Lysine riboswitch aptamer from Clostridium acetobutylicum, 176 nucleotides, folded computationally. The RNAcentral record of the sequence draws on Rfam and Ribocentre. Taxonomically the source falls in Clostridium (Bacteria, Bacillati, Bacillota, Eubacteriales). RNAcentral records the identical sequence in 2 taxa.
[in-house]
RNA sequence: AACUGAGGUAGAGGCGCAAAAUUUAAGAGUAGAACUGUGGAGACAAGCACUAUGAAGCAGUUUAAAAGGAAAUUUUGCCGAAGCGUAUAGCUAAUGCUUUAAUGCUGUACUGCUGGGUUUGUAUAAAAUAUGUGCAAAACUGUCACAAAGUAUAAUUGUGGAGAACUAUCAUUGGU
Numbered sequence: 001a002a003c004u005g006a007g008g009u010a011g012a013g014g015c016g017c018a019a020a021a022u023u024u025a026a027g028a029g030u031a032g033a034a035c036u037g038u039g040g041a042g043a044c045a046a047g048c049a050c051u052a053u054g055a056a057g058c059a060g061u062u063u064a065a066a067a068g069g070a071a072a073u074u075u076u077g078c079c080g081a082a083g084c085g086u087a088u089a090g091c092u093a094a095u096g097c098u099u100u101a102a103u104g105c106u107g108u109a110c111u112g113c114u115g116g117g118u119u120u121g122u123a124u125a126a127a128a129u130a131u132g133u134g135c136a137a138a139a140c141u142g143u144c145a146c147a148a149a150g151u152a153u154a155a156u157u158g159u160g161g162a163g164a165a166c167u168a169u170c171a172u173u174g175g176u
Base pairs, nucleotide, nucleotide: 002176003175004174005173006172007170008169009168010167011166014079016078017077018076019075020074021073022072023071024070032063033062034061035060036059037058038057042050045099046098047097048096082114083113084112085110086109087108088107089106090105091104115141116140118138119137120136121135122134123133124132125131143161144160145159146158147157148156
């Protein structure tokens, strides 16, 4: 001085990811409640309570929500950002109360799967034709490797790989 392994720091992909707040649409004139009529013993996952002084259901009138999810804007944190799967631990829902503990919520583990967003199909969740998630396919895009072409040493084309990656860097450390 060069190469290489480990460790640290800083970056890039782009309709990029996630969270919070505010507003809005939808949910919905729905659930529920009250009254009237009909109905005639139930309704809930289970029990207690309730119920012939009339249950569930159906019809009419009056009144009348909310959650989860979504869009826009702003702010914050970031680039395995994040999402999903399996296992495990805990919390919570149903109707007035109690219990149960889920296709719900939270945490931990695995060095599990996916570079990223889009479109289409399908399954599932959901009120939903919104949207999310899983699987598959298609191009697009970023990155690296190989090959070709090119010469302006840049752009380009094709094939393939994966984020434990890629680029830059270090005053840390090992080896050649």